[in-house]
């Protein structure tokens, strides 16, 4: 000097005028007036997870169903986060992971290929032993291959029943051996996942479970249009069916249990206005202690939108990084997606100089 990786902060600024929403103080019967503060995000998006809160309801068990899936920790909780192990990618800093079980069973892998999981002979190798032919000094030798043997070489395929080397064999094969791989046991380290070590065993017949399945852990439902209160109005109207030891109803399905006691369908009529829920929170920041960290505890400080058909808009001037993605609607912890720039810290690689 260049190129990267990880984490954090920010998200145009300043001023003036008019306008909008909410709070406080003062005056006012009220309407309102004056003054002083405050007023959209890092994702507010998606509605993908988890909860707080409200109601059913002061409510259980099982089955079905669903979710997660290496180990340990954090959290209100989670499928999130932190740390670690293993696997893959990257020179590296780092990144990603749908990471339990294939000997419990079932199933799938087109086509090609001999054969796709205790398989297999297309091209091939051998032909020792038995057979055929020729020769023969009658001991045997030679030839082609039949029977038979082989799966080491080649081919097909995404993938072919451990790899490589030596010995052995008629030719071959873990057939035997050394090394590697695999397996269970043992020892060492670690809370554990797991790693390492020597010995032993020729060694189970591969892949897919984001296939069905098995195993372990977890799971009531509905949702602020939840719910609560006040006011007002109408017709607490009419008809049909079922039931009485039963049946029906009770906030996912089925069964049992528990509670209540009528239930279902159709026609017709009235209201849908106001208040509340609604913002002080599992809140934010500083410091200290503990922890590798996520985070926890203690202490000090701060208050930071609550609209209600939906509030922050318009104009002017200056600066500059020339402004992207984009607007709360009960709240919070995460994840995912979109995105113009600016700044800070740590780390990695390359080139050059000293």
């Nucleotide at each position: 000097g260049a190129a990267g990786c990880u984490g954090g902060c920010u998200a145009g600024g300043c001023a003036a005028c008019c306008g909008c929403c909410g709070g406080g103080u003062a005056c006012g019967c009220a309407a309102g007036u004056a003054c002083c503060g405050g007023g959209a995000g890092g994702a507010a998006a998606g509605u993908c997870c988890g909860g707080g809160c409200u109601c059913c309801g002061u409510a259980g068990a099982g089955c079905a169903g669903g979710a997660u899936g290496c180990c340990g920790g954090u959290u209100a909780a989670c499928g999130a986060c932190c740390g670690g192990a293993c696997g893959c990618c990257g020179u590296g800093a780092g990144g990603c992971g749908a990471u339990g079980g294939a000997a419990a069973g079932u199933g799938c892998a087109a086509c090609a290929g001999a054969g796709a999981a205790c398989a297999g002979a297309c091209c091939g190798c051998c032909g020792a032993u038995g057979g055929c032919u020729c020769a023969u000094u009658c001991g045997u030798g030679a030839g082609a291959u039949c029977a038979g043997g082989c799966a080491a070489g080649g081919g097909u395929g995404a993938a072919a029943c451990g790899g490589c080397g030596a010995g052995g064999u008629a030719a071959g094969a873990g057939c035997u051996c050394a090394c590697c791989g695999c397996g269970g046991a043992c020892g060492u380290g670690g809370u554990a996942a797991c790693a390492c070590g020597g010995a032993c065993g020729g060694c189970a017949c591969g892949g897919c479970a984001a296939a069905c399945c098995c195993c372990a852990u977890c799971c009531g439902g509905a949702g602020c249009a939840a719910g609560a209160c006040c006011a007002a109005a109408u017709a607490g109207g009419g008809a049909a069916g079922c039931a009485a030891c039963a049946g029906g109803c009770g906030u996912g399905g089925c069964u049992c249990g528990c509670g209540c006691u009528g239930c279902u369908u159709c026609c017709g009529g009235g209201u849908a206005g106001g208040u509340u829920g609604c913002u002080u929170g599992a809140g934010c920041g500083g410091c200290g202690u503990g922890g590798c960290a996520a985070c926890a505890c203690g202490u000090c400080g701060c208050c930071u939108a609550g609209a209600g058909g939906a509030a922050u808009g318009g104009u002017u001037g200056c600066c500059c990084a020339c402004g992207a993605c984009a607007g709360a609607a009960c709240c919070c912890g995460g994840c995912u997606u979109a995105u113009c720039g600016g700044c800070c810290a740590g780390c990695u690689u390359c080139a050059c100089c000293u």
About this RNA:
Predicted 3D model of a 354-nucleotide RNA (Bacterial RNase P class A) from Candidatus Proximibacter danicus. The coordinates come from a structure-prediction model, not an experiment, and the mean pLDDT is 78. Lineage of the source: Bacteria > Pseudomonadati > Pseudomonadota > Betaproteobacteria > Candidatus Proximibacter. Its Rfam family is "Bacterial RNase P class A". From the family's description: Ribonuclease P (RNase P) is a ubiquitous endoribonuclease, found in archaea, bacteria and eukarya as well as chloroplasts and mitochondria.